Predicted 3D model of a 73-nucleotide RNA (transfer RNA) from a soil metagenome. Rfam family: tRNA. From the family's description: Transfer RNA (tRNA) molecules are approximately 80 nucleotides in length. The family's RNA type in Rfam is transfer RNA. RNAcentral holds the sequence, with entries from MGnify.

[in-house]
RNA sequence: GGGCAAUUAGCUCACUUGGCAGAGCGCUUCCUUGACGUGGAAGAGGUAGCAGGUUCGAUUCCUGCAUUGCCCA
Numbered sequence: 001g002g003g004c005a006a007u008u009a010g011c012u013c014a015c016u017u018g019g020c021a022g023a024g025c026g027c028u029u030c031c032u033u034g035a036c037g038u039g040g041a042a043g044a045g046g047u048a049g050c051a052g053g054u055u056c057g058a059u060u061c062c063u064g065c066a067u068u069g070c071c072c073a
Stems, first nucleotide, its partner, number of pairs: 001072007010025004019056001027043005049065005
C1' cells in the first nucleotide's frame, strides 16, 4: 500500500428483509439476614465510533474518515 471483518449501556453481546433501542452480568435503592452472600421488588444508565447522502422515516441502505483484528504484498 491492497483486501476482509468489527464498532450498539460500565463489560459481553442481540436487534430476519428501514418504522418507539434490548438481554445477561455489573451498578443504585428497598425487602429478606445479627452481618455478608443468596433470593425478591423497583430504578438509573445509550446523539447505536465520527461526518455526510438516500428516504416521510436510518442502528439497519450508500459514501468518506477513525479505531481494532485478520489476510496479502